[in-house]
Molecule: c-di-AMP riboswitch aptamer (ydaO/yuaA leader)
Organism: Streptomyces carminius
RNA sequence: GGCCAGCACUCGCCGAGUCCCCCGCCAGGGGGAGCCGGGGACCCACCCUCCGCGCCGACCGUGUGGAGGUGUCCCACCGGGGUGAAUCGGGCCACGCGCCCGUAGGAGACCUUCCUGCUCCGAACCCGUCAGCUAACCCGGUAGGCGACAAGGAAGGAAAGG
Numbered sequence: 001g002g003c004c005a006g007c008a009c010u011c012g013c014c015g016a017g018u019c020c021c022c023c024g025c026c027a028g029g030g031g032g033a034g035c036c037g038g039g040g041a042c043c044c045a046c047c048c049u050c051c052g053c054g055c056c057g058a059c060c061g062u063g064u065g066g067a068g069g070u071g072u073c074c075c076a077c078c079g080g081g082g083u084g085a086a087u088c089g090g091g092c093c094a095c096g097c098g099c100c101c102g103u104a105g106g107a108g109a110c111c112u113u114c115c116u117g118c119u120c121c122g123a124a125c126c127c128g129u130c131a132g133c134u135a136a137c138c139c140g141g142u143a144g145g146c147g148a149c150a151a152g153g154a155a156g157g158a159a160a161g162g
Base pairs, nucleotide, nucleotide: 010148011147012146013145014144018033019032020031021030022029023028034142035141036140037139038138039137044132047069048068049067050066051065052064053063054062055061079130080127081126082125083124088102089101090100091099092098105121106120107119108118110157111156112155113154114153115152116151
């Protein structure tokens, strides 16, 4: 001097996941603010039925307008939904969802927007036959995991320094 690994501090990153207070046998429990998510009317939308009009030789179908309903029977299939950027396609495969290549989409050092690049992600989990939107109202979460050469240009701001 270089490389690798560990620890600590500082500064940061993804994410809603931060701050304050009280009790306590100090393990933990509770409350609030902020942020985030779910459920939940009319109207609208979806679905079903009926009626009118148009397209079509006619039926089916389709477009449009109106009204009613949120239901019944049989057979077959086995759904449907939520958080999240994380969907979809192709290929391989001892046919495991294991691997590969793309991709919708997403992230990256003051903040927002735009342009041009580069490096990455493109998962995982939950509800349990059930939920469109949705005011009032109701119910929850406030974790976890990472980084050390961190791109450049333009506009507007912020902060620091002089």